[in-house]
The part of an RNA shown here (small-subunit ribosomal RNA, central domain) has 350 nucleotides and comes from an uncultured bacterium. Its Rfam family is "Bacterial small subunit ribosomal RNA". Its family is annotated with ribosome and structural constituent of ribosome in the Gene Ontology. Its mean pLDDT, the model's own confidence on a scale to 100, is 87.

Context: one part of a larger RNA
RNA sequence: CUGGGUGUAAAGGGCGCGUAGGCGGGGGUGCAAGUCAGAUGUGAAAUCUAUGGGCUUAACUCAUAAACUGCAUUUGAAACUGUAUCUCUUGAGUGCUGGAGAGGUAGACGGAAUUCCUUGUGUAGCGGUGAAAUGCGUAGAUAUAAGGAAGAACACCAGUGGCGAAGGCGGUCUACUGGACAGUAACUGACGCUGAGGCGCGAAAGCGUGGGGAGCAAACAGGAUUAGAUACCCUGGUAGUCCACGCCGUAAACGAUGAAUACUAGGUGUGGGGGGACUGACCCCCCUCCGUGCCGCAGUUAACACAAUAAGUAUUCCACCUGGGGAGUACGGCCGCAAGGUUGAAACUC
Numbered sequence: 001c002u003g004g005g006u007g008u009a010a011a012g013g014g015c016g017c018g019u020a021g022g023c024g025g026g027g028g029u030g031c032a033a034g035u036c037a038g039a040u041g042u043g044a045a046a047u048c049u050a051u052g053g054g055c056u057u058a059a060c061u062c063a064u065a066a067a068c069u070g071c072a073u074u075u076g077a078a079a080c081u082g083u084a085u086c087u088c089u090u091g092a093g094u095g096c097u098g099g100a101g102a103g104g105u106a107g108a109c110g111g112a113a114u115u116c117c118u119u120g121u122g123u124a125g126c127g128g129u130g131a132a133a134u135g136c137g138u139a140g141a142u143a144u145a146a147g148g149a150a151g152a153a154c155a156c157c158a159g160u161g162g163c164g165a166a167g168g169c170g171g172u173c174u175a176c177u178g179g180a181c182a183g184u185a186a187c188u189g190a191c192g193c194u195g196a197g198g199c200g201c202g203a204a205a206g207c208g209u210g211g212g213g214a215g216c217a218a219a220c221a222g223g224a225u226u227a228g229a230u231a232c233c234c235u236g237g238u239a240g241u242c243c244a245c246g247c248c249g250u251a252a253a254c255g256a257u258g259a260a261u262a263c264u265a266g267g268u269g270u271g272g273g274g275g276g277a278c279u280g281a282c283c284c285c286c287c288u289c290c291g292u293g294c295c296g297c298a299g300u301u302a303a304c305a306c307a308a309u310a311a312g313u314a315u316u317c318c319a320c321c322u323g324g325g326g327a328g329u330a331c332g333g334c335c336g337c338a339a340g341g342u343u344g345a346a347a348c349u350c
Stems, first nucleotide, its partner, number of pairs: 003322004007304002012318001014201004021194003025088007033081002035077008049065006091191001092188003095184004103177007110154001114150008125136002162169002206247006215241002220236004258317006266295011299306002323350003332343004
């Protein structure tokens, strides 16, 4: 390479938008590029294959045939692909009606707790641990009451509940704003799927500038523990954690499971919507669409397990893998203020 694979053995891009490209619904008609059939020409010889012949045989060699699966020209066919055009509505989208939601951004407000400050009461301890000590306290602590300040986070509700493409999102209210869902069937009429590059988003930590700093807390200091203890435990404590703007671009960025479509037993929860029956009305019950869980048949799987939210049965497109180590390293390129990121070997070795 042909292949075979990617939940856990190597392997799904962190996620989206989308360019080129690849692939693409039903019906009619035309064309004939692909496709198929015929004809003609060509496809050197040798080689290969078949049948005969010649050297005593074989290798070798000679003859004939076949083959050379190709290319060109030409004549046709029109099912499929393509292309042009007409058309359809079920894919896709728009409109209308309706409810759900921690979806996003900005602003305002609220209470509990913590720490600090002031004042009152009050007196000898407090704190901490396995036990202690460092630490705080007669300059009046801890406790308690009142008042004030500050920052951060939002108990209960809370739920394998909801929303979001992912990262993620949780006090209340207001403004602006994105998406999904159900119903309807008025409109467009294949407008679709995927998506190399590209562009954007992207937890935490980290970086730059300016703020902020209550609590927590890398580093650091001290006290313990211990043979030692650069730790686990304790007392402190600075970056940081918070805000604004700008970088970084990585995570066990996980469902370790790419996206889309169709099909393939059931059962049982739960969230959002619609319909039916019953009823005075609501529930209960039945049907149905979308989401989210559990159990389970067929099937799949090395097993574990998955099982309509597939890891089943198929199709399309992208990404990735190809023994372990060396190594996600070196070198070079690109990006970054830096930290570093991305792309990514080889020698050697088992």